[in-house]
Context: one part of a larger RNA
RNA sequence: UGAUGGGGGACCACACAACUGGAGGAUUAUGUGAUUUAAUUCGAUGCAAAGUGAAGAAACUUACCAGGUUUUGACAUGACGAGAUUCUUCUUGAAAGAGAGGGGUGACUUCGGGAACGCGGACACAUAUGGUACAUGGCUGUCGUCAGCUCGUAGCAUUAGGUGUUGGGUUAUGUCUCGCAACGAGUGAAACCCUCGUGUUUAGUUGCCAUCAUUGUGUUUGGAACCCUAAACUGACUAACGGAGAUAAGCCGGAGGAAGGUGAGGAUACCAUCAAGUCAUCAUACCCCUAAUUCCCUAGUCAACACACAUGCUACAAUGACCGAUAACAAAGGGUUGUGAUCACGUGAGGGUGAGGUAAUCCCAAAAACCCAUCCUCAUUUUAGAUUGCAGGCUGCAACUCACCUGCAUAAAACUGAAAAUUGCUAGUAAUCGCCAGUCAGCCAUACAAUGGUGAAUUCGUUUUAGGAAUUUGUCC
Numbered sequence: 001u002g003a004u005g006g007g008g009g010a011c012c013a014c015a016c017a018a019c020u021g022g023a024g025g026a027u028u029a030u031g032u033g034a035u036u037u038a039a040u041u042c043g044a045u046g047c048a049a050a051g052u053g054a055a056g057a058a059a060c061u062u063a064c065c066a067g068g069u070u071u072u073g074a075c076a077u078g079a080c081g082a083g084a085u086u087c088u089u090c091u092u093g094a095a096a097g098a099g100a101g102g103g104g105u106g107a108c109u110u111c112g113g114g115a116a117c118g119c120g121g122a123c124a125c126a127u128a129u130g131g132u133a134c135a136u137g138g139c140u141g142u143c144g145u146c147a148g149c150u151c152g153u154a155g156c157a158u159u160a161g162g163u164g165u166u167g168g169g170u171u172a173u174g175u176c177u178c179g180c181a182a183c184g185a186g187u188g189a190a191a192c193c194c195u196c197g198u199g200u201u202u203a204g205u206u207g208c209c210a211u212c213a214u215u216g217u218g219u220u221u222g223g224a225a226c227c228c229u230a231a232a233c234u235g236a237c238u239a240a241c242g243g244a245g246a247u248a249a250g251c252c253g254g255a256g257g258a259a260g261g262u263g264a265g266g267a268u269a270c271c272a273u274c275a276a277g278u279c280a281u282c283a284u285a286c287c288c289c290u291a292a293u294u295c296c297c298u299a300g301u302c303a304a305c306a307c308a309c310a311u312g313c314u315a316c317a318a319u320g321a322c323c324g325a326u327a328a329c330a331a332a333g334g335g336u337u338g339u340g341a342u343c344a345c346g347u348g349a350g351g352g353u354g355a356g357g358u359a360a361u362c363c364c365a366a367a368a369a370c371c372c373a374u375c376c377u378c379a380u381u382u383u384a385g386a387u388u389g390c391a392g393g394c395u396g397c398a399a400c401u402c403a404c405c406u407g408c409a410u411a412a413a414a415c416u417g418a419a420a421a422u423u424g425c426u427a428g429u430a431a432u433c434g435c436c437a438g439u440c441a442g443c444c445a446u447a448c449a450a451u452g453g454u455g456a457a458u459u460c461g462u463u464u465u466a467g468g469a470a471u472u473u474g475u476c477c
Stems, first nucleotide, its partner, number of pairs: 002477001003475003007472002011468002015462002020424003026314001028312006035304001042053002064300001066298003073125001077124002080120002083117001087102006108113001130287003136283002138278003141274001148187006154163001156161001167178003193266004199233006208223003237260001241253003316417001320376001324372001333364003339356001343352001345350001383414001388409006431454004
């Protein structure tokens, strides 16, 4: 100087407390461990691994295993040879591959050649998701959106170093202020950026409003006030007033205001820490393989299943389930290898037809909780839906291992969860309700990323628990 203390005094944060909903018990989905296996490819392992890499494993993917092949190679550059290439037939085979043929000749030309393309043999080489993240770059997690981390000059100390950065206040903040052997500066914080919330201006089509006509939609005509869209501005700064404070910084209060003290979210993440993670995104050093640790193909595996763990979904019901409707109300997305209206077929998944739209125009599209009404009356039931049987549909060469969806039948556990131990959340938040995108032929999505609807309770406070930052003190690591 750090580190550390079951030392002290002051401080912060959903850290505790208060409130509320969960997980831990049940079934099930997904991931992991263990086990099994020819293979169950590999990585990630306290917080900071475990719905993670994977925004989608039937083939492909695929890296694993079995079998069948290839050896200048699936790919790149260079030299040589014959032929232009594209095309096409047969045999064998699971395919890959191997072996035989057929047909045919173009562009340019100095008529010698020769671009491009595949083929052949021999080489340089090519290749590897082989090893080391403890050789590395790049990227990322973590502490943590925590308030820190430093420098120049100066003066102090024998020196390590210290002062500044400490002290009185204050702040979300090393934020600001006053003091001070310090005076200044950088970085982080803040601000600048994006979205939302108010208003103004500009612009009105496909959107908005009115009008005519109509059963209704469409259509017609008019308008730019509203809504909305999308560009530019405006506005909030403790600005004004009062209070206490040191006549400071700031704090408290009401007013005005769409918004008030960082207005609400997002992006943005200092110096270091963990030899943290990744050589399997990519790049790269060294090592290693080169008739194989490369390449191709077929089938299997990644989906196994005594069990254990993690994260979710669905429930156990009456604040409910079912059925009906004359019944409402969103936002944000996607659409031409695509979206698919309408009509009529099917109980349904879906099949037929194929209008419109390259989209504020047409389509996906039905929002669902909610409201109204019917029935059930506390039961393992008209709760719950696992499992299984039969019959179907769709995608795709292909649905057995191993997809999804539909109908009928079947109807398991589960009645709010003992205990240890545990988690999220402070407002349009929790809880609850649907909707949509990406990946994608299809989908194991209950995931993930967005989006809106309905919409709470509580916060005395800092004694305690775990964590963090600064100061002082003990230890002498």
Small-subunit ribosomal RNA, 3' major domain from Solanum pimpinellifolium, 477 nucleotides, folded computationally. It matches the Rfam family "Bacterial small subunit ribosomal RNA". Its family is annotated with ribosome and structural constituent of ribosome in the Gene Ontology. The coordinates come from a structure-prediction model, not an experiment, and the mean pLDDT is 81. The full RNA is in RNAcentral, with records from ENA.